[in-house]
Bacterial RNase P class A from an Anaerolineaceae bacterium, 377 nucleotides, folded computationally. The organism belongs to Anaerolineaceae, within Bacteria. The prediction has a mean pLDDT of 78. The sequence was found by an Rfam model in a public genome assembly.
RNA sequence: GAGGCUGGUCGGAUGAGCGCGGGUUCUUCGGAACUCGAGGAAAGUCCGCUCUCCACAGGGCAGGGUGCCGGGUAACACCCGGAGCGGUAAUACGCUGGACAGGGUCACAGAGACAUACCGCCGGAGCGAUCCGGUAAGGGUGAAAAGGUGGUGUAAGAGACCACCGCACCGGCAGUAAUGUCGGUGGCCAGACAACCCCCACCUGGAGCAAGGUCAAGCAGGGACACGCACUUUCUUCGGGAAGUGCCAGCGGCUGCCCGCCGCGCAAAUCCCGGGUAGACCGCAUGAGCCUGGCGGCGACGUCAGGUCGAGAGAGAUGCUCAUCAAGACGGUGCAACUCCGUUGAACAGAAAGCGGCUUAUAGACCGGCCUUUAUA
Numbered sequence: 001g002a003g004g005c006u007g008g009u010c011g012g013a014u015g016a017g018c019g020c021g022g023g024u025u026c027u028u029c030g031g032a033a034c035u036c037g038a039g040g041a042a043a044g045u046c047c048g049c050u051c052u053c054c055a056c057a058g059g060g061c062a063g064g065g066u067g068c069c070g071g072g073u074a075a076c077a078c079c080c081g082g083a084g085c086g087g088u089a090a091u092a093c094g095c096u097g098g099a100c101a102g103g104g105u106c107a108c109a110g111a112g113a114c115a116u117a118c119c120g121c122c123g124g125a126g127c128g129a130u131c132c133g134g135u136a137a138g139g140g141u142g143a144a145a146a147g148g149u150g151g152u153g154u155a156a157g158a159g160a161c162c163a164c165c166g167c168a169c170c171g172g173c174a175g176u177a178a179u180g181u182c183g184g185u186g187g188c189c190a191g192a193c194a195a196c197c198c199c200c201a202c203c204u205g206g207a208g209c210a211a212g213g214u215c216a217a218g219c220a221g222g223g224a225c226a227c228g229c230a231c232u233u234u235c236u237u238c239g240g241g242a243a244g245u246g247c248c249a250g251c252g253g254c255u256g257c258c259c260g261c262c263g264c265g266c267a268a269a270u271c272c273c274g275g276g277u278a279g280a281c282c283g284c285a286u287g288a289g290c291c292u293g294g295c296g297g298c299g300a301c302g303u304c305a306g307g308u309c310g311a312g313a314g315a316g317a318u319g320c321u322c323a324u325c326a327a328g329a330c331g332g333u334g335c336a337a338c339u340c341c342g343u344u345g346a347a348c349a350g351a352a353a354g355c356g357g358c359u360u361a362u363a364g365a366c367c368g369g370c371c372u373u374u375a376u377a
Stems, first nucleotide, its partner, number of pairs: 001373010012325007020037007039348001043359002046357005051208004058259004063204005068082005083096004097199002102197002104193003118139002120135006147165006166188001167186008212282004221273004228247008250264005289308008328344005
């Protein structure tokens, strides 16, 4: 220098005029001055939370979520560091509790998939076709076929036996741990799938800014539901009625069920039918905020000090025009262009309660890391 992979940053700037929305100050109440005004993803709505209400606030079950180890964080399925298996040229990248608690599945092909002999090999009989026996090393089928390599042995073979590896169990050492390493014993055995049900460990209330709250205005109610008992007062045509208090069945709420709690309790609440209103304000941006520096840490990050305030619309503002500059690209002149001349000139894309992540889209420019090659140059 080239190629491949990957991490991060930026992703336009200034001035003038006109026009919008917020804030501060002033106002002759008409406005004036100053100042601020879309993103790295604002997208997806996939996670986690803040906040609000249910609600005075709980327990259990169901349901749901996560799943190697250790850290970070308000929390997380996120981030950092590490382990094992896989993968690669190499970083990158992918995966990760349990198959001896139980159930279930492994189609077709194939001899056989909780088991077997199709071909083959060996032995015997037979003129021959073929038959009997042994075998599971070789071949075939398949996603997967009785651990692997090498040998001994055998009629031919086989963990039948042996060495090494694998696996299981028992120990030592290292590490917080996942695990690693060393030693011993054992021929040990038929597997795969849990993003199949399931088991284990940990976490988890529900609904959501159209949450929710304040003010103003306006109207028209009707029906369903629901056992009663006792006491007091009062009315009485002496049959009974009304009001109140208490008890109780019951009803409603806790957004799946149960317990429990709360409220109501011949009524509220709830439900159904019908009518009225749709206005103004709050929630609404000072935050687990951002920037700079010191210290600690491999790192995520933490801590200390200083500085700073950067949209808040409400059918939804943040715009249009002109000029200049401009990352970069292309062309020209010339020996030579980062410097001269000319042309061009930025992708994906717009806040709506907020924040931390992940995922997806993205023209172009810049800064790094790893591997290969040039090159044992």